[in-house]
Molecule: c-di-GMP-I riboswitch aptamer
Organism: Candidatus Scalindua sp. SCAELEC01
Formats: sequence, structure tokens, C1' cells
RNA sequence: CUUCGAAAAGGGUAAACCUUGAGGAAUCAGGGGGCACAAAGUAAAGGGUCUUAUAGGGAACAGGGAAAAGUAUCUCAAGAUAGCCUUACUGCCGAA
Repeated sequence: CUUCGAAAAGGGUAAACCUUGAGGAAUCAGGGGGCACAAAGUAAAGGGUCUUAUAGGGAACAGGGAAAAGUAUCUCAAGAUAGCCUUACUGCCGAA
């Protein structure tokens, strides 16, 4: 330097769920918790997924009057996710 994580040591992170707070939501932060993780460290550049307060379009079923409904859904845009993947950067221990 490259590849790898079988055994070992010291450690690290923290899913669901509960709880407090922030947000319109996805989600995020603190505390508890302990599913997992060798980059589950950092960064939203590409793809995926999710959200829709705001902007622009916009049904059907049912009903036969008023309502269904400016709902479902689509677009733009904005946001979220690094514990979905890729990418970039950085890094502990050990082995070959």
C1' cells in the first nucleotide's frame, strides 16, 4: 500500500417500542431501550423510497338534492432518508 473480518483485546454506534420536545408531514433531537452494524463515521452529487403546508392541473364511485371533493391522483418546487443502493472523503483493532 492492497485485500479481507476467522479468532482476540479494548471499545463504539443504536432498529422497533416507550417517553419529552421540534415540524403541517415525511422525519429529527434528548432520555430509556437493545434489532442489528467493521464504517450503522461524515457529505443529499446520482438513483430509489417517503412527505406535501404552499403553487398549478384534477377525477371516479355513490347520490339525484346537497353533496361527494378541490378528496384520490398528476406536475412543479421544496423537504426527508447516509440503518435502501451507488459515489466521494476520513478512520480503530487484527489477519494475509